[in-house]
RNA sequence: GGGCGAUUAGCUCAGUUGGUUAGAGCACUUCCCUUACACGGAAGGGGUCCGAGGUUCGAGCCCUCGAUCGCCCA
Repeated sequence: GGGCGAUUAGCUCAGUUGGUUAGAGCACUUCCCUUACACGGAAGGGGUCCGAGGUUCGAGCCCUCGAUCGCCCA
């Protein structure tokens, strides 16, 4: 230098054909249970989806440019 993949909650990841409300597990908070801790049960908080721009009535999803990480080729 070229090619491919990834980036969504604190962590690991889903998210279909553009419309639904942005979700799961673990973690966290409160309560119950217990002498207490753990386990278990109930409820709850936390995101502007890597950044910018574009298309569209409407973008996590499509397009362009950029950033970071990983793999391959040279």
About this RNA: The prediction has a mean pLDDT of 81. Predicted 3D model of a 74-nucleotide RNA (transfer RNA) from a Candidatus Omnitrophota bacterium. The same sequence occurs in records of 2 taxa. The organism belongs to Candidatus Omnitrophota, within Bacteria. The sequence is in RNAcentral, with records from ENA.